Predicted 3D model of a 370-nucleotide RNA (Bacterial RNase P class A) from a Bacteroidia bacterium. Taxonomically the source falls in Bacteroidia (Bacteria, Pseudomonadati, Bacteroidota). Its mean pLDDT, the model's own confidence on a scale to 100, is 75. It was read from a public genome assembly, where an Rfam model found it.
[in-house]
C1' cells in the first nucleotide's frame, strides 16, 4: 500500500417501441407509478367506535438532569459510576430506594451479616528436658497468613504484654455551611472515629403515567331468506361502558285467571338449520417534502419561496433496443452483469433485525467472541 473496522450518502441516468394501473380530458393524448428497510408488530400517536368516559382496585409501563417533540421505552446535550487510556479523550450503563420489610449469596472457609478464631501473636500456670525449646490448660487478640466473587475502611506513625480508629496525619465516609451551575452535580471549609457487606432485569416500597378495542376500526346503498325450529331468563333480572367492584345508562306490550300460573309480543342469550355476501366511502394534501435566511452547541424551531411525488382491491408499478455510468473477466479486441437484503395495502414518528456494490470521512499492529 492493499485488505480490515465504524459512520454517512446512494441504490442507476437519458431516450425510443410495446404493455399494465390511477388521475385529467369528448377524444387523441399528457402526467405519475414499490424501500432503506416497505420487514418485525416492539413502542408512541393521528383517526374511528363504544350515551358520558366517572371513582377505586388489580394489572402494566417508566425511573440521574435539562431540553426537543403531537407523543414516546425515542432523539440531542450534560452529570454520576465502572473500565480503557493516562493530557485530552473513548466505551458501557433497566443510574429512584437495601437502617420499610421479606428473601438469596452454592462450594471453599473458623466465620457470609444479630456473621469470626483454622494457622498465627502475647501473658499466666504446669509438665518434659538439651538452663532454652517443645507440649498442655486458662485468658487476651483480630494487625500478619489461609479460604473465597466478597471477610468488621486504606497507607503511614505512635502506643501496647501482643494488638486494634484505641490515638494521630492524610485519603475515604457522614453531616452542616459557602461558592458555581436552570439542574443532576462539582469545588472548598468545618465538625464527627465514622463503615455489621452484596443483590431490587429478587419479591417489594416510593414517585409519575395508562379507559377499551382497532381499517378484519367504522359508515352508506343493494341483495337474500325460513324475522324458521328448540330451549333459558326478564326488574331482588338481563345487557352495555370495563379485567373486577362501585357507579351510571338501556330494556317491563296485550289477553285469560281471585291467585299461582298460562298464551303471546318485546328485550337479551344458547343451540340447530337454511339463504345472501355486490357496489361505494374510509383511501392519500400530510404533526408533508425541498431550498434559503434567522435562532440554538445540538436535537430542533421559525419565516419565505417552490413542489404534489402509488392508491391497488388477491393485488398494477413491466418487457425490450440504443447511449452513458458502475461492477467482473481479458494482453487486447471484446464479452457478461446491473447483481445483496428484499416488494406498498389507513397514515405518520421512532426502535430492532436482514443486507451487496460504489463514494466520502474517521480509526487502525492485527482483530474478533461473550
Nucleotide at each position: 500500500a492493499a485488505a480490515g473496522c465504524a459512520a454517512a450518502a446512494u441504490c442507476g441516468g437519458c431516450u425510443g417501441u410495446c404493455g399494465c394501473u390511477u388521475u385529467u380530458g369528448c377524444a387523441a393524448a399528457a402526467a405519475a407509478g414499490a424501500g432503506g428497510a416497505a420487514a418485525g408488530u416492539c413502542c408512541g400517536g393521528g383517526c374511528a367506535a363504544c350515551a358520558c368516559a366517572g371513582a377505586g382496585c388489580a394489572c402494566c409501563a417508566u425511573a440521574c438532569u435539562g431540553c426537543c417533540u403531537a407523543a414516546c421505552a425515542g432523539a440531542c446535550a450534560g452529570g454520576g459510576c465502572a473500565c480503557c487510556a493516562a493530557c485530552a479523550g473513548g466505551u458501557g450503563u433497566a443510574c429512584a430506594g437495601c437502617c420499610a420489610g421479606u428473601g438469596c449469596c452454592a462450594c471453599a472457609g473458623a466465620a457470609a451479616a444479630c456473621a469470626a478464631a483454622c494457622c498465627g501473636c502475647c501473658a499466666a500456670g504446669g509438665u518434659a528436658c538439651u538452663u532454652g525449646u517443645a507440649c498442655c490448660u486458662u485468658g487476651g487478640u483480630a494487625a500478619g497468613g489461609g479460604u473465597g466473587a466478597a471477610a468488621a475502611g486504606g497507607u503511614g506513625g505512635a502506643g501496647u504484654a501482643a494488638g486494634a480508629g484505641c490515638c494521630c496525619a492524610c485519603c475515604g465516609g457522614u453531616u452542616u455551611u459557602u461558592c458555581a451551575g436552570u439542574g443532576a452535580u462539582g469545588a472548598a471549609a468545618a465538625a464527627c472515629g465514622c463503615a455489621u457487606g452484596g443483590u431490587a432485569a429478587a419479591c417489594c416500597u416510593u414517585a409519575u403515567g395508562g379507559g377499551u378495542u382497532g381499517c378484519a376500526a367504522g359508515g352508506u346503498c343493494a341483495a337474500a331468506u325460513a324475522g324458521g325450529c328448540u330451549c333459558c331468563g326478564g326488574a331482588u333480572c338481563a345487557g352495555g361502558c370495563u379485567g373486577c367492584u362501585c357507579g351510571u345508562c338501556u330494556g317491563c306490550u296485550a289477553c285469560c285467571g281471585a291467585a299461582a300460573g298460562g298464551u303471546u309480543a318485546c328485550c337479551g342469550g344458547a343451540g340447530u338449520g337454511g339463504g345472501u355476501a355486490g357496489a361505494c366511502c374510509g383511501c392519500u394534501u400530510g404533526a408533508g417534502a425541498u431550498u434559503u435566511g434567522c435562532g440554538g452547541c445540538a436535537a430542533c424551531g421559525u419565516a419565505a419561496a417552490u413542489c404534489c411525488u402509488a392508491g391497488a382491491g388477491a393485488a398494477a408499478u413491466g418487457a425490450u433496443g440504443g447511449c452513458c455510468g458502475g461492477c467482473c473477466a481479458a494482453a487486447a479486441u471484446u464479452g457478461g452483469c446491473u447483481u445483496a437484503c428484499a416488494g406498498a395495502a389507513c397514515c405518520c414518528g421512532g426502535c430492532u433485525u436482514a443486507u451487496g456494490g460504489u463514494u466520502u470521512u474517521g480509526c487502525a499492529g492485527g482483530g474478533a467472541g461473550g

It matches the Rfam family "Bacterial RNase P class A". By type it is a ribozyme.